[in-house]
A computed fold for a 1448-nucleotide RNA from a metagenome, annotated as small-subunit ribosomal RNA. Its Rfam family is "Bacterial small subunit ribosomal RNA". Clan: SSU clan.
RNA sequence: AGAGUUUGAUCCUGGCUCAGAACGAACGCUGGCGGCACGCCUAACACAUGCAAGUCGAGCGCUACCUUCGGGUGGAGCGGCGGACGGGUUAGUAACGCGUGGGAACAUACCCUUUUCUACGGAAUAGCCUUUGGAAACGAAGAGUAAUACCGUAUACGCCCUUCGGGGGAAAGAUUUAUCGGUUAAGGAUUGGCCCGCGUUAGAUUAGAUAGUUGGUGGGGUAACGGCCUACCAAGUCUACGAUCUAUAGCUGGUUUGAGAGGAUGAUCAGCAACACUGGGACUGAGACACGGCCCAGACUCCUACGGGAGGCAGCAGUGGGGAAUCUUAGACAAUGGGCGCAAGCCUGAUCUAGCGAUGCCGCGUGAGUGAAGAAGGCCCUAGGGUCGUAAAGCUCUUUCGCCAGGGAUGAUAAUGACAGUACCUGGUAAAGAAGUUCCGGCUAACUCCGUGCCAGCAGCCGCGGUAAUACGGAGGGAACUAGCGUUGUUCGGAAUUACUGGGCGUAAAGCGCACGUAGGCGGAUCAGAAAGUAAGAGGUGAAAUCCCAGGGCUCAACCCUGGAACUGCCUUUUAAACUCCUGGUCUUGAGUUCGAGAGAGGUGAGUGGAAUUCCAAGUGUAGAGGUGAAAUUCGUAGAUAUUUGGAGGAACACCAGUGGCGAAGGCGGCUCACUGGCUCGAUACUGACGCUGAGGUGCGAAAGCGUGGGGAGCGAACAGGAUUAGAUGCCCUGGUAGUCCACGCAGUAAACGUUGUUCACUAGGUGUAGCGGGUAUUGACCCCUGCUGUGCCGCAGUUAACGCAUUAAGUGAACCGCCUGGGGAGUACGGCCGCAAGGUUAAAACUCAAAGGAAUUGACGGGGGCCCGCACAAGCGGUGGAGCAUGUGGUUUAAUUCGACGCAACGCGAAGAACCUUACCUGGAUUUGACAUCCUGGGAAUCCUAUCGAAAGACUGGAGUGCCCUUCGGGGAGCCCGGAGACAGGUGCUGCAUGGCUGUCGUCAGCUCGUGUCGUGAGAUGUUGGGUUAAGUCCCGCAACGAGCGCAACCCUUGUCUUUAGUUACCAUCAUUCAGUUGGGGACUCUAAAGAUACUGCCCCGGUCAACGGGGAGGAAGGUGGGGAUGACGUCAAGUCCUCAUGGCCUUUAUGUCCAGGGCUACACACGUGCUACAAUGGGCUGUACAAAGGGUCGCGAACCCGCGAGGGUAAGCCAAUCCCAAAAAGCAGUCCCAAGUUCGGAUUGGAGUCUGCAACUCGACUCCAUGAAGCUGGAAUCGCUAGUAAUCGCGGAUCAGCAUGCCGCGGUGGAUACGUUCCCGGGCCUUGUACACACCGCCCGUCACACCAUGAGAGUUGGUUGUACCAGAAGUCGUCGGGCUAGCCUUUCUAAGGAUGCAGGCGCCUAAGGUAUGGCUGAUAAUUAGGGUGAAGUCGUAACAAGGUA
Repeated sequence: AGAGUUUGAUCCUGGCUCAGAACGAACGCUGGCGGCACGCCUAACACAUGCAAGUCGAGCGCUACCUUCGGGUGGAGCGGCGGACGGGUUAGUAACGCGUGGGAACAUACCCUUUUCUACGGAAUAGCCUUUGGAAACGAAGAGUAAUACCGUAUACGCCCUUCGGGGGAAAGAUUUAUCGGUUAAGGAUUGGCCCGCGUUAGAUUAGAUAGUUGGUGGGGUAACGGCCUACCAAGUCUACGAUCUAUAGCUGGUUUGAGAGGAUGAUCAGCAACACUGGGACUGAGACACGGCCCAGACUCCUACGGGAGGCAGCAGUGGGGAAUCUUAGACAAUGGGCGCAAGCCUGAUCUAGCGAUGCCGCGUGAGUGAAGAAGGCCCUAGGGUCGUAAAGCUCUUUCGCCAGGGAUGAUAAUGACAGUACCUGGUAAAGAAGUUCCGGCUAACUCCGUGCCAGCAGCCGCGGUAAUACGGAGGGAACUAGCGUUGUUCGGAAUUACUGGGCGUAAAGCGCACGUAGGCGGAUCAGAAAGUAAGAGGUGAAAUCCCAGGGCUCAACCCUGGAACUGCCUUUUAAACUCCUGGUCUUGAGUUCGAGAGAGGUGAGUGGAAUUCCAAGUGUAGAGGUGAAAUUCGUAGAUAUUUGGAGGAACACCAGUGGCGAAGGCGGCUCACUGGCUCGAUACUGACGCUGAGGUGCGAAAGCGUGGGGAGCGAACAGGAUUAGAUGCCCUGGUAGUCCACGCAGUAAACGUUGUUCACUAGGUGUAGCGGGUAUUGACCCCUGCUGUGCCGCAGUUAACGCAUUAAGUGAACCGCCUGGGGAGUACGGCCGCAAGGUUAAAACUCAAAGGAAUUGACGGGGGCCCGCACAAGCGGUGGAGCAUGUGGUUUAAUUCGACGCAACGCGAAGAACCUUACCUGGAUUUGACAUCCUGGGAAUCCUAUCGAAAGACUGGAGUGCCCUUCGGGGAGCCCGGAGACAGGUGCUGCAUGGCUGUCGUCAGCUCGUGUCGUGAGAUGUUGGGUUAAGUCCCGCAACGAGCGCAACCCUUGUCUUUAGUUACCAUCAUUCAGUUGGGGACUCUAAAGAUACUGCCCCGGUCAACGGGGAGGAAGGUGGGGAUGACGUCAAGUCCUCAUGGCCUUUAUGUCCAGGGCUACACACGUGCUACAAUGGGCUGUACAAAGGGUCGCGAACCCGCGAGGGUAAGCCAAUCCCAAAAAGCAGUCCCAAGUUCGGAUUGGAGUCUGCAACUCGACUCCAUGAAGCUGGAAUCGCUAGUAAUCGCGGAUCAGCAUGCCGCGGUGGAUACGUUCCCGGGCCUUGUACACACCGCCCGUCACACCAUGAGAGUUGGUUGUACCAGAAGUCGUCGGGCUAGCCUUUCUAAGGAUGCAGGCGCCUAAGGUAUGGCUGAUAAUUAGGGUGAAGUCGUAACAAGGUA
């Protein structure tokens, strides 16, 4: 410090996720030792048991025991001090509670210093005793007793009160005679109470709150100020700088994270606060409204004799419960500290220790060295090896920790040690007792095999898994950490993702529709003063601990100790005066005023004008009009439309008209008048900062809409009808109501957009346009130069993610306001406010997704555009689709009808040929190292003949037979056959979506790329685009490109012309010869087959840019690629093929292998494709007759002759083929018959008889003859091929093959028609444009409905919590009052009684907790039903959006 994830790729915006650190943690697996820490975060839930606060005999009496008679020890009491500390918890509290810094009107036991006094009296009371009530707790009465308990008196400069006369106020003694106490006053110290400034969570969907409320006076009260309380008076007080209300929360030092600023947090330790079962209350006391005190009320628990009582672990342990989860009912007061005491001492669950827990931090160990036969074994393997791995074993060492034994501390001062026989030291022991966890697709370090097969599962995000998973599970190996490791949860970080440091708002989320203006914020020049901000110095404070630095102590570390620094803060004070603020002056440039001009659809009101539409009336006139893509509804013979004249009425203002003008925006358009706002230019004087912005607020605010009243020509939601359509609640048409118009009100929203808030300043220009002015010139208008104001375009710097913006900024700065923080849910719900309503405004959450989005790029696509090409259309010719048959396919059938191929690019395709074989299928019969390959072993040469059974395969019998090569003559080798054992064979079994190879297709279309350079942040672009041209990215020109490659073309084959060479089997002009190029001869010709030549826009004319190239012409056999072929770029279709072959994986192995027989692939209601033959006269039959090319032939072609009507048969010459044969070419030509018909067309089908091939023609061959003579008379919608030697038509040959051809592949004969042209259909190429597509339009995608699930709103209500108001009632208690009952101390007296004083019980009153009644607010849960939302696998209906998305 970053990374992953939106896309085909890119940049940006933006969310989600990860890597780090931390924890009072929990869970899973594992677990050797020690040190130091820490350990109920949940139920402030309930608690059994024990302990946690006592002590003092040097205050007092009584009593029991002991006694050395001095006294000691103990008990229950009175009395004193302490139980307000220590310990626990965080419920409440948003507060002077806490933090920090100040302040004045206070108190402070014990402690310290100083000071005074400590005198004289008195009356009670507990204990104890007696009686007595009660179950108990606990009392009641009587008698009597002490004190440092209680009371009075005296004394009192200093204390308190005061009307300044005066008045009031104290004590305690004990005793060992040295001390410990007591009292008054003052001071100190400590601690506490009170007040104030500042700071201290969220919500405005909480905006008003408050009656003791705010202040004053009097009084009361308190330690003390104060509405703290009370009476009266006044009406204040708080609040947008957030009162009140609601929710949440103890606060802090700190802790954690972070570079910091910040954020989160408030366990342990420390400070403060609050609480002590819940609520209320006071008493005592120096101090409490009191955790282990009291009273009352309530809930709960316990005891009870039912009458009454007792209790409060949020002390330490511990129990139950809750929970994911948190310890021992331990030891000791040895240390530190606390209470009491003169002290000894006692008490102390404070504390110190131990125990439990890997809860955390820190340290140590689980051995070290050597050791290659790289052991065994595991795993992988290309079978060679690699790896675990020096790892192990073996050998040599060591003993930390542990275990055993011996010694043995510090902590303690003279004594006293819980810890503890602990730490530590020494000796012994044996490598001996001690390693796991997570991960290994990317982020992120670490890879292979097996299993599984969208299953099981994984997952933090992206995502893995559908038969080759480095992602699931296991194994081997590896990586990381290590007595731990991983997971979960939480916090900060990364996140500049709330941006103070440090973000944004044209299009990504985001500028209020516009203005005026309040508060607020900010504000021109200059002088002086003051000193709030600001700066500097000093002082106080900022507790300790913590963090940091240095040093030190435990063997180190964690931990601890000492010192320093720091604590960024607050307060006081001194100084400075630049800047900001404040005060007082001055100024004119900001702002405004005055005068003079000017432009304008600026606004409001009134009036007025013409054109047009419609309607009415009348005239002319006749059959249509209107409307549309085409129609119809509609109007019209009752006279429309058209046309002419007149009239009515309403609305809008053509031309001018312009990225022209005006206005803040919305908006404003005939003309005239009236009233009125703003703006610009020019000029002078004046005011003197008067300014900018603007939360709330106020006003204006298109269209539609609403209310009332008018108006209503045209247009026109709704509605009706007609069309269109599968449907058409639409688009189109005919009508048509609200509305549109006016007046007065409401509403307050728009893509109210420049998607750009307002104001000011600065920062190159160029060029239009509108208004006003200046200069120059001119007769003048122009022109030219120039200033200000508005409004446009282009463009530099700059800026931007890019697009773009660019003096009218989206640049550079300043001021103020508004707004944004992932998508959806949702601008929705609820609540509030506004509105007559419609609705507006303000404005969430649950839940859900990992994206949503912006700009640009490359493609693809478009019922976008431009250019161009192609038998693509058009122009033609012939077909298919109808018939019969052949053949292939689907379907059906079947035991099987083997398999594959499915738009073009499957369907006469694989198959260049299924009767058996083929054959893969079915039935049946056999077989298991196998039909085939290699290796081992035994026997035998091989081989041939043969009996029996069987459908055959096969089983089984007998016989014959002995080879080749080498040889040392023993034998060995090769080859073949049979038997045996196992390794293995075999598979047309699966996967073409695991593959190679081959092939099809776009397409013989003209494209596809690269290097360097340049441009761009980048994907990419440029080149390859543009202007021409071409069949062509073919060539030329231009150009930030210059070159190059694969394609195109050419090179290759064939054909067309010529030349040369050669001349048999081919040829024959001349000579001879024959029936015949038959023979001699010839080498001219044809032909054959080898080598060459020829064509290149080379020449001429014209066009073109002087180019490429095009048009025409000459010559030439051929002319612009001469014709045909081979040749197929980068790629696309997971195209086809595992059944050609090869091959991974899987499956099978007495079977899915192999052998055999028979059957099937040939089935047949039907549908489709491809063909053949026809439907006839351009024809058919018959007779005669002419002319090819290219092929094939020895298990072959087979002449001639004979036989047969024929298929064919018999015999047989020639030919291994330019020689012989197949072989007849056919259409054609000549002649003749047929005469328009289901025929002398057509030939299917069927019967009979045959021929040939072949082991075998039944299923299931071809052909022949005789007979039979079906459909069919030119083929609907639709559709195919072809541009010249082509279509059409005619025959010939070949491969395969025993036989079988209408198919396929070739060959020649005859031989056309048409192409104006590119609008349209299809396909393709280039450029451009739009895009929400990229699996790329067979794309994407929207809404209703149906089903399931989830959360939410409404809901008659129901039920809780909390809070307000009013009232009832009112315990305990303080206070007030009364006090008739009672009353030791003091006073008086008549003196043991009375009176007074005082006090108490008790009564009454005020206040008041719990409780009750009524009625509101807020909030939670729940509810029949209901509403929308979200998610879900391939559901239904349509097709709204994205392209002009088919109506932008």